[in-house]
Context: one part of a larger RNA
RNA sequence: GGCAUACGGUGGAUGCCUUGGCACGAGAAGGCUAUGAAGGACGCGACUACCUGCGAUAUGCCACGGGAAGGUGGAAAUAACCUAAGAUCCGUGGAUUUCCGAAUGGGAUAACCCGUUCCGAGUAAUGUCGGAACAUCUGCAUCUGAAUACAUAGGAUGCACGAAGCCAACCCGGGGAACUGAAACAUCUAAGUACCCGGAGGAAGAGAAAAUAACUAUGAUUUCCUGAGUAGUGGCGAGCGAAAGGGAAUCAGCCUAAACCUUGCAACAUGUAUAAGGUCGUAACCGUUGUGUUGCAGGUGUUGUGGGGCAUUUUUAGACCGAAUUGCGAAUAGGUCGGAAAGUAAAAAAUUAUGAUAUUAAUCGAAUAUUCUGGAAAGUUCAACCAUAGAAGGUGAAAGUCCUGUAGAUGAAAAUAUCAUAACUUUCUGAAAAAUGUACCCGAGUACCACGAAGUAAGUGGAAUUUUGUGGGAAUCUGCCAGAACCAUCUGGUAAGGCUAAAUACUAUCUCGUGACCGAUAGUGAAUCAGUACCGUGAGGGAAAGGUGAAAAGCACUCCUAACAGGAGAGUGAAAUAGUACCUGAAACCGUAUGCUU
Numbered sequence: 001g002g003c004a005u006a007c008g009g010u011g012g013a014u015g016c017c018u019u020g021g022c023a024c025g026a027g028a029a030g031g032c033u034a035u036g037a038a039g040g041a042c043g044c045g046a047c048u049a050c051c052u053g054c055g056a057u058a059u060g061c062c063a064c065g066g067g068a069a070g071g072u073g074g075a076a077a078u079a080a081c082c083u084a085a086g087a088u089c090c091g092u093g094g095a096u097u098u099c100c101g102a103a104u105g106g107g108a109u110a111a112c113c114c115g116u117u118c119c120g121a122g123u124a125a126u127g128u129c130g131g132a133a134c135a136u137c138u139g140c141a142u143c144u145g146a147a148u149a150c151a152u153a154g155g156a157u158g159c160a161c162g163a164a165g166c167c168a169a170c171c172c173g174g175g176g177a178a179c180u181g182a183a184a185c186a187u188c189u190a191a192g193u194a195c196c197c198g199g200a201g202g203a204a205g206a207g208a209a210a211a212u213a214a215c216u217a218u219g220a221u222u223u224c225c226u227g228a229g230u231a232g233u234g235g236c237g238a239g240c241g242a243a244a245g246g247g248a249a250u251c252a253g254c255c256u257a258a259a260c261c262u263u264g265c266a267a268c269a270u271g272u273a274u275a276a277g278g279u280c281g282u283a284a285c286c287g288u289u290g291u292g293u294u295g296c297a298g299g300u301g302u303u304g305u306g307g308g309g310c311a312u313u314u315u316u317a318g319a320c321c322g323a324a325u326u327g328c329g330a331a332u333a334g335g336u337c338g339g340a341a342a343g344u345a346a347a348a349a350a351u352u353a354u355g356a357u358a359u360u361a362a363u364c365g366a367a368u369a370u371u372c373u374g375g376a377a378a379g380u381u382c383a384a385c386c387a388u389a390g391a392a393g394g395u396g397a398a399a400g401u402c403c404u405g406u407a408g409a410u411g412a413a414a415a416u417a418u419c420a421u422a423a424c425u426u427u428c429u430g431a432a433a434a435a436u437g438u439a440c441c442c443g444a445g446u447a448c449c450a451c452g453a454a455g456u457a458a459g460u461g462g463a464a465u466u467u468u469g470u471g472g473g474a475a476u477c478u479g480c481c482a483g484a485a486c487c488a489u490c491u492g493g494u495a496a497g498g499c500u501a502a503a504u505a506c507u508a509u510c511u512c513g514u515g516a517c518c519g520a521u522a523g524u525g526a527a528u529c530a531g532u533a534c535c536g537u538g539a540g541g542g543a544a545a546g547g548u549g550a551a552a553a554g555c556a557c558u559c560c561u562a563a564c565a566g567g568a569g570a571g572u573g574a575a576a577u578a579g580u581a582c583c584u585g586a587a588a589c590c591g592u593a594u595g596c597u598u
Base pairs, nucleotide, nucleotide: 001597002596003595004594005593006592007591008590009589015583016547017546020518021517022515023514024513025512026511027510028509029507030506031166032165039100040099041098042055043054044053046078050074051073061094062093063092064091065090066089070082071081072080105114106113107112115134116133117132118131119130120129121128136163137162138160139159140158141157142156143155144154170201171199172198173197174196175195181188185235211218212217222249223248224247225246226245232240233239253499254498255497256443260299261298262297264296265295266294267293268292269291270290277286278285279330280329281328282327283326284325304477306442307441308440309438310437311436312435313434314433315432316431318337319336320335321334338429339428340427341426342425343424351423352422353421354420355419356418357417358416359415360414362410363409364408368383372379384401385400386390392404393403394402448472449471450470451469452468453467454466479494480493481492482491483490534541535540554582557569558568559567560566
């Protein structure tokens, strides 16, 4: 030096554990904010560095409800206190809420500095202190007001529960890549993806046929299954990729423009024959009242077996009152009662009361003792009991009957949500139907066409349909559009205005639940004071780190000593080779002892 055996050190694998994660399901909620948010800075404790909580009323204040013996958070100890006159704690509502931050009186290197006006405190007076108001834009109203006469721009004041900023995904719109694939690459693909911007809602968008079909018909939209990797498209490469139809989910339909009418309002034009006209008839009377055009408002009207308007006729239609310069008569507008309907989720909109249900605290809730082992019984033995409860967790090992619970049952002063009823509000109640006639209306720089593009599964193709940059540019029902170039027949529809729940998408957040999900190099980056320490000028990057024991019972006291280290005794404990470098404690690596061997 090597090998072997034994005993150690080091190290932290493995096993076991789990407070933390991950995924999914159901329900709730789907927003917060100038009444100052999200997010922070700085403070507040007897002692207080950090976290949590709170805000100069500062680990908290008030009221109501719950609950019952302790309490002054994590977090020990000490001190001083609170508490059956009910504390601490839980829930609901309220008060307070420094400074920064959209930040909004002005400024600024965020958490700081400096103001103006009014009111108040204080001072002999100034300084000083307290409170309130003071940003911008938009909309509306009023007052003013240039160049420039009217005007307009501009300015000032007031009003606004107007806006702004934050927020995970889902949604709509405006822009919009490249890597990549095509085994290269350019059309193509990736992909209208990533990303940027704008906007909204609890969903959004779409939506009541100028649809789809095909000689039978369907009847708004949306989503799913299928049709179907089909029809197609495609340097016919790589690839891309429908629709109708069928089956389900859910179902809901409406309002306008125009024609026509108007004793509503405004502007402009026109007008003297006693005229037009003054609801109609008749008689009187009036006479800048009239008439026409335009705009606003009201009525009417909304459809494709075309609809509507206007004119005439017919039929039907709760009761009463009833204006228009005056008298009489008539009808109408309008009004009253009665009747009908609907409702704050569209088609209009504001709120209250009562009740029910649910949520936000809670409450009741069955049934066991013994023997043995052991440090400890829930294990074992022997005998019981409950069960609408033998889910689960905890308790010194493995508990239906010890604790928390579980099945089941009960519960709200206050707040919120939903539903119902009532109040309340609104609408209709006079138009409706039919016939005949008339040809007045039925959404215009639109449809459509040409060129250039985009989007449709579809790359310009024979390419319809949709959108539109440029140019041209119709018709009004005997009209117009579509049915995949185009034409004819036939069929379907009625564009160029608008609104619309549900079925669908998502989950930052809250509650409950589940897992052939992980178990500390895993699972979130983060089980632990983690988006921390640390790195970077910055954008940004980004860790490591869990386990004594049932209980600290966390080693009094003595000794060694280089003396706050470490150890030997003693003691605790079931165990100290469980001693806070703490469960188990593998390997590499380092030793000690013995044996063999060189």